RNA sequence: CGGUGGCGGAGGCAAACCUACGGCAACGUGGGGACGCAAAGCCGCGAGCGCCCCUCCUCCCUCGGUAGGAGGUGGGAGGGGGUAGUCGGGCUGCCGAA
Numbered sequence: 001c002g003g004u005g006g007c008g009g010a011g012g013c014a015a016a017c018c019u020a021c022g023g024c025a026a027c028g029u030g031g032g033g034a035c036g037c038a039a040a041g042c043c044g045c046g047a048g049c050g051c052c053c054c055u056c057c058u059c060c061c062u063c064g065g066u067a068g069g070a071g072g073u074g075g076g077a078g079g080g081g082g083u084a085g086u087c088g089g090g091c092u093g094c095c096g097a098a
Base pairs, nucleotide, nucleotide: 005095006094007096012037013036017032018031019030020029021028022027035085041091042090043089045088046087047086048083049082051081052080053079054078055077056076057075058074060072061071062070063069
């Protein structure tokens, strides 16, 4: 110096929940709070998501009824958003001992 590793040390982060603000929402940010985390540091690149939103198509049901149409549940397709504490990948980081 590099790899493995996380027994030790210095530390670090912060789930659920509460609260304020932002957002249609998922969710995000600040404060409180610790379930946990050897990258639970950073990056939406590849995927995942009984995650969110919008549009379209379609089965069934309801309303109306001249036609058109409207609403609800489910299924499908496309677009956008979120999630890094879902996984992979990329970059960076602490270290006495083995």